[in-house]
Context: one part of a larger RNA
RNA sequence: GGCUUACGGUGGAUGCCUAGGCGCCAAGUGCCGAUGAAGGACGUGGGACACUGCGAUAAGCCUCGGGUAGCCGUGUACAGGCGUUGAUCCGGGGAUCUCCGAAUGGGGAAACCCGCCGUUGCGAUCCAACGGCAUCUCCUGGCUGAACCCAUAGGCUAGGAGAGGGGAACCUGGGGAACUGAAACAUCUUAGUACCCAGAGGAAAAGAGAUCAUUCCCCUAGUAGUGGCGAGCGAACGGGGAACAGCCCAAACCGCAGUGGCUUGCCGCUGCGGGGUUGUAGGGCCUGACAUAUGGGAGUGACAAAUCAUUCCGUUAGCAGAAAGGUGUGGGAAAGCCUACCAGAGAGGGUAAUAGUCCCGUAUGCGAAAACGGAAUGACUCCCGUCAGGUACCUGAGUACUGCCGGGCACGCUAAUCCGGCAGGAAGCUGGGGAGUCCACUCUCCAAGGCUAAAUACACUUGGCGACCGAUAGUGGACAAGUACCGUGAGGGAAAGGUGAAAAGUACCCCGGUGAGGGGAGUGAAAUAGAACCUGAAACCGUAAGCCU
Numbered sequence: 001g002g003c004u005u006a007c008g009g010u011g012g013a014u015g016c017c018u019a020g021g022c023g024c025c026a027a028g029u030g031c032c033g034a035u036g037a038a039g040g041a042c043g044u045g046g047g048a049c050a051c052u053g054c055g056a057u058a059a060g061c062c063u064c065g066g067g068u069a070g071c072c073g074u075g076u077a078c079a080g081g082c083g084u085u086g087a088u089c090c091g092g093g094g095a096u097c098u099c100c101g102a103a104u105g106g107g108g109a110a111a112c113c114c115g116c117c118g119u120u121g122c123g124a125u126c127c128a129a130c131g132g133c134a135u136c137u138c139c140u141g142g143c144u145g146a147a148c149c150c151a152u153a154g155g156c157u158a159g160g161a162g163a164g165g166g167g168a169a170c171c172u173g174g175g176g177a178a179c180u181g182a183a184a185c186a187u188c189u190u191a192g193u194a195c196c197c198a199g200a201g202g203a204a205a206a207g208a209g210a211u212c213a214u215u216c217c218c219c220u221a222g223u224a225g226u227g228g229c230g231a232g233c234g235a236a237c238g239g240g241g242a243a244c245a246g247c248c249c250a251a252a253c254c255g256c257a258g259u260g261g262c263u264u265g266c267c268g269c270u271g272c273g274g275g276g277u278u279g280u281a282g283g284g285c286c287u288g289a290c291a292u293a294u295g296g297g298a299g300u301g302a303c304a305a306a307u308c309a310u311u312c313c314g315u316u317a318g319c320a321g322a323a324a325g326g327u328g329u330g331g332g333a334a335a336g337c338c339u340a341c342c343a344g345a346g347a348g349g350g351u352a353a354u355a356g357u358c359c360c361g362u363a364u365g366c367g368a369a370a371a372c373g374g375a376a377u378g379a380c381u382c383c384c385g386u387c388a389g390g391u392a393c394c395u396g397a398g399u400a401c402u403g404c405c406g407g408g409c410a411c412g413c414u415a416a417u418c419c420g421g422c423a424g425g426a427a428g429c430u431g432g433g434g435a436g437u438c439c440a441c442u443c444u445c446c447a448a449g450g451c452u453a454a455a456u457a458c459a460c461u462u463g464g465c466g467a468c469c470g471a472u473a474g475u476g477g478a479c480a481a482g483u484a485c486c487g488u489g490a491g492g493g494a495a496a497g498g499u500g501a502a503a504a505g506u507a508c509c510c511c512g513g514u515g516a517g518g519g520g521a522g523u524g525a526a527a528u529a530g531a532a533c534c535u536g537a538a539a540c541c542g543u544a545a546g547c548c549u
Base pairs, nucleotide, nucleotide: 001548002547003546004545005544006543007542008541009540015534016498017497020469021468022466023465024464025463026462027461028460029459030458031166032165039100040099041098042055043054044053046078049075050074051073061094062093063092064091065090066089070082071081072080105114106113107112115133116132117131118130119129120128121127135163136162137161138160139159140158141157142156143155144154170201171199172198173197174196175195181188185228215242216241217240218239219238225233226232246451247450248449249396253274254273255272256271257270258269259268260267261266262265279429281395282394283393284391285390286389287388288387289386290385295384296383297382298381299380307379308378309377310376311375312374313373314372315371316370318366319365320364324339325338326337327336340357341356342346348360349359350358401424402423403422404421405420406419407418411436431446432445433444434443435442485492486491505533508520509519510518511517
């Protein structure tokens, strides 16, 4: 020095565990904000570092319910208190709620600085408390007031109403890539994706026929097509389901008010009210006939709009809830054995090992003063003509359509349908659009105004479940985690779980620096479970013995 064996050190794999994640299903819920949000800063405890809660009334105040013997949040004990006159705790409602933040009196390097006006404090220019003072839009009124005489525009001001900012994902609109693929690359693809902006809501969007109401799912079907006919892209008709709901204006005509023109009773304009809303055309106006209500219909979730009462159901706390003993191994029984019992409950979890009958629960049955949601009924509110004939008054214009160009449609085109730009530009019911170039015929439908629940998307809450993970996994995060730390910043972003059944967490003695660490003793089933704590692999480092060199 090597090998082997034994015993250790180091190290933290493995096994077991779970406080945390992940996914699916069902039901429910879904906007917040000038009455100051979201998010923060700073405070707040007897002492108080972090988290949690709260706001100068500051781990809390009031009230109404629930509930019962303990409690003063966690890490975490001490001191001092509270509670059967019902605390702590749980739920409903309310009060308080510093400063910053849209931040809004002005400023500002957020959480700070500096004002003005009014009221009150017996007076006060000082001080204090309280209240008000941003901007924009709309409505109403007042005072002023150009070009331009009147007037108007504009300005100032008072009152009233609204907006502003935030929101993970979902939604609509306006803009809109590239890497990539095509085995290069340009049409194409990636993709109307990522991203930016604006806006809305609990959903959004779409939607009631110039059509097969709108929306979503399954199929049709990777079909028909489209395509440097490459890579690729990719329907519809039709069928089956989910959910279903339809309406209101503009105009004709009538009336009222105001106003302009004047020819003084007409025309025009504006506002309001009635009327009216469609394609087998409908409506208006005129004429004629019939009909009527102590009736019928509808409704606040579109179709007009406000509210209340009663009853029931649900949500936000909860309550009741059956039945086992012995023996015995063990540190410990819930194991084994013996003999019982309950079961609408033998789901699950805990308890010193594996418990239907010990605890929490489970099956089942019940429960709300208050707030909220829903349903029904009632109050209440609104509506109620039909037919025939005549008349030709109305029925959405720079619109439809055409040319060129562009976009979107699965469709890159000779391309219907839809949308936009430029140029032209109708008809008006004897009218007009469409049926995939176009024409004819036929069929079908009424554009150029508007509203509209549900089925759908996403998230959260509650409950349930998992051939989902089990600490290098599962969220980045089971732990003071978006923390520590890094970066000027945008931003990036960890590591880190386990004593034991119970702290019973080693009284006392000894060595030692009044150490660290250890040896006794003690606790415990176990201390090679001693806090650097379950198990404790390997690399690596030792001690001892044997063998070889």

The part of an RNA shown here (large-subunit ribosomal RNA, domain I) has 549 nucleotides and comes from an Anaerolineales bacterium. Rfam family: Bacterial large subunit ribosomal RNA. Its mean pLDDT, the model's own confidence on a scale to 100, is 81.